[in-house]
RNA sequence: GGCAGGGUAGCUCAGGGGUAGAGCAGAGGACUCAUAAGCCUUUGGUCGCGGGUUCAAAUCCCGCCCCUGCCA
Numbered sequence: 001g002g003c004a005g006g007g008u009a010g011c012u013c014a015g016g017g018g019u020a021g022a023g024c025a026g027a028g029g030a031c032u033c034a035u036a037a038g039c040c041u042u043u044g045g046u047c048g049c050g051g052g053u054u055c056a057a058a059u060c061c062c063g064c065c066c067c068u069g070c071c072a
Stems, first nucleotide, its partner, number of pairs: 001071007010024004018055001026042004048064005
């Protein structure tokens, strides 16, 4: 340099045009003599950056940045 995959919550990842989600972690509650586990509730997001298309973009298109793998 070329090709492919990926970048979404603190972490691991879903979601591929129509209100951004799960598990874990965090907070509160109930339970317990107390703690843990389990149970109930709940906080937390410029969806890598910029532009374009669209009534509407995390999602489609273009450029760029970063990570992983393969080729040279």
Molecule: transfer RNA
Organism: Opitutaceae bacterium